[in-house]
RNA sequence: GGGCCUGUAGUUCAGCUGGCUGGAACGCCUCAUUUGCAAUGAGGAGGUCAAGGGUUCGACUCCCUUCAGGUCCA
Numbered sequence: 001g002g003g004c005c006u007g008u009a010g011u012u013c014a015g016c017u018g019g020c021u022g023g024a025a026c027g028c029c030u031c032a033u034u035u036g037c038a039a040u041g042a043g044g045a046g047g048u049c050a051a052g053g054g055u056u057c058g059a060c061u062c063c064c065u066u067c068a069g070g071u072c073c074a
Base pairs, nucleotide, nucleotide: 001073002072003071004070005069006068007067010026011025012024013023019057028044029043030042031041032040050066051065052064053063054062
């Protein structure tokens, strides 16, 4: 330098056939239970879907560019 893959909550990941309010587990906060902790139960907060642009009535999803990481070739 070139090819391919990945980037979604604090963490690990689903979701991508374009349309439902963007989800799960763990973690975090509050409450109940306990002398207290843990565990359990109930409720809650937390997202520029890596960034920018384009297509479209409508984009996490399609197209282009860039950035970061991984991998292969030279």
Description
Predicted 3D model of a 74-nucleotide RNA (transfer RNA) from a Bacteroidota bacterium. The coordinates come from a structure-prediction model, not an experiment, and the mean pLDDT is 81. Rfam family: tRNA. It was read from a public genome assembly.